[in-house]
């Protein structure tokens, strides 16, 4: 110097771990007043009946707990596969000084 490899770096795929989220289960729940149903009371009516509607009750938005992906993420991993132009390290072989 040439050539054939290994490995790092890098790219990509898989797997794992981690984090987040959807979803499930569950608690609270409108001090900002959202919905349903509305005892009592109120209003209209001569009455029958009707109306609005507080509390309670039942829900919802929302907040929290738990679980958690077949979803998403990356200064993730002494992990596995593939690629690898250039670069770093390194081995075999051949040639030259």
């Nucleotide at each position: 110097c040439g050539u054939c490899g290994g490995u790092g770096c890098c790219u990509u795929c898989g797997c794992g771990a981690c984090g987040a989220u959807a979803g499930g289960c569950u608690g609270c729940a409108a001090a900002c007043c959202c919905c349903g149903c509305c005892a009592g009371g109120c209003c209209c009516g001569g009455a029958a009946g009707g109306g609005a509607g507080c509390a309670a009750c039942g829900g919802u938005a929302g907040c929290g707990g738990u679980u958690g992906a077949u979803u998403c993420g990356g200064g993730u991993g002494c992990c596995g596969g593939a690629g690898u132009a250039a670069c770093g390290c390194u081995g075999g072989c051949g040639g030259g000084a």
Source information: The prediction has a mean pLDDT of 76. Predicted 3D model of a 97-nucleotide RNA (Bacterial small signal recognition particle RNA) from Lysobacteraceae bacterium SCN 69-123. A source record names the gene ffs. Of the family's consensus pairs, 96% are formed in the model. Rfam family: Bacterial small signal recognition particle RNA. For this family Rfam cites "SRPDB: Signal Recognition Particle Database" (Rosenblad et al., Nucleic Acids Res, 2003). Rfam describes the family as follows. The signal recognition particle (SRP) is a universally conserved ribonucleoprotein involved in the co-translational targeting of proteins to membranes. The RNAcentral record of the sequence draws on ENA.